[in-house]
Model confidence (mean pLDDT): 89 of 100. Predicted 3D model of a 343-nucleotide part of an RNA (large-subunit ribosomal RNA, domain IV) from an invertebrate metagenome. The RNAcentral record of the full RNA draws on SILVA.
Context: one part of a larger RNA
RNA sequence: CCCUCGUUAAGGAACUAGGCAAAAUAGAUCCGUAACUUCGGGAGAAGGAUCGCCCUUGCCGGUGAAAUGCUAAACGCAUGGAGCUAGUGAGGGCCGCAGAGAAAUGGCCCUGCCGACUGUUUAACAAAAACACAGGUCUCUGCAAACUCGUAAGAGGAUGUAUAGGGGCUGACGCCUGCCCAGUGCCGGAAGGUUAAGGGGAAGGGUGCAAGCUCUGAACUGAAGCCCCGGUGAACGGCGGCCGUAACUAUAACGGUCCUAAGGUAGCGAAAUUCCUUGUCGGGUAAGUUCCGACCCGCACGAAAGGCGUAACGAGUGGGGCACUGUCUCAACGAGGGACCCG
Repeated sequence: CCCUCGUUAAGGAACUAGGCAAAAUAGAUCCGUAACUUCGGGAGAAGGAUCGCCCUUGCCGGUGAAAUGCUAAACGCAUGGAGCUAGUGAGGGCCGCAGAGAAAUGGCCCUGCCGACUGUUUAACAAAAACACAGGUCUCUGCAAACUCGUAAGAGGAUGUAUAGGGGCUGACGCCUGCCCAGUGCCGGAAGGUUAAGGGGAAGGGUGCAAGCUCUGAACUGAAGCCCCGGUGAACGGCGGCCGUAACUAUAACGGUCCUAAGGUAGCGAAAUUCCUUGUCGGGUAAGUUCCGACCCGCACGAAAGGCGUAACGAGUGGGGCACUGUCUCAACGAGGGACCCG
C1' cells in the first nucleotide's frame, strides 16, 4: 500500500453527477394517526408509552391426585378439589449507562414526471417510462370458417361456432375523443370508356390444273382490373399566409385579401416535447442552469402512433425536508487476510 471488518473529538452532506457507500430505523403490547380516495385504501401513516429479575397477592383458564358416595362391580359414574401450570392485573422490593440487554429484524415525511395495478424482458454491461395486461375500438370469419403450417395428404384453429375465432390499434378507472374523403387504402356501385386469351371471320398471301393444304387477318363479341360514381378516419394521413383596425400606449374582439380537401376544437403547454433559454414572474435557499406554481411568444403539444386528470402500486425517475452518519472538513487507531522484506 491492497482486501474485509471495528471504533472515533467537534461539526453533520460542507462529499459527490447523485447521500454512492455507511450509519440510522427495526420486536411485541397499548395509545394515536393527516391530505387525498375508486370508500377497499392511504396505515406499520406520522408520532408516542411500556417491556428485566425477586417476593406477596387477585382474576380467568388448563390439567386434575387423595378422599368420599353410588351401583349395572368397571380401565364405571358422581362429588371432590391437592399438586403442577399458560395468560393477565395489583402491591412491594433489587440491579445496571442500558431489561425487544445477544442475534435476527421497516428509516420517515412533502412534492413533481412516467407507467394504472400483480406480472414479463436484453441467459453473461440495460428490469425500465420498454413488453404484457384486464378494458376500449376497428376489421375479417356462417364452419370443409377466416387465418397459420405443409408440394400434397393432412394438421392446427376446435372436438370451438359470431357472448366464438383470427388480425390491427389503443391500454385500469374518470371526463372526453373535434375539422378534412382532395391524394392513398379499403368497401359498395355498375351505365359508359379502356382491356387478354377465346369467339368471330370481311379481306389478303403461299402452293397446287384443281379439290385442297397452309399463313396473315379487319369489323364485331370478350371478365376481373383500371378509368368512372359514391361511402369510409379508433383507415395511411392532413389540420394555412399576408395586411389593416379601439379616444395614451400597447394589444386586437373586428375587417380585408390570397390559398386549401380542411385550416388544430376541448384539454394541456419553456413540457421525457422550448431552439433562442439559466424565457419572465412567484415560491423554496444566505446563494437555486435543477425543482414547484404560474404566464403563453407551442423554433416544432393535441385528442385510441389517443388528449387531459387520477386513489393505489414501483429495486422506475426529478426536487425538497427530518433523522443519521468517516461521504466530507481531515484524518487517526485497531483486528484478520494479502502484497513486500529477511530466514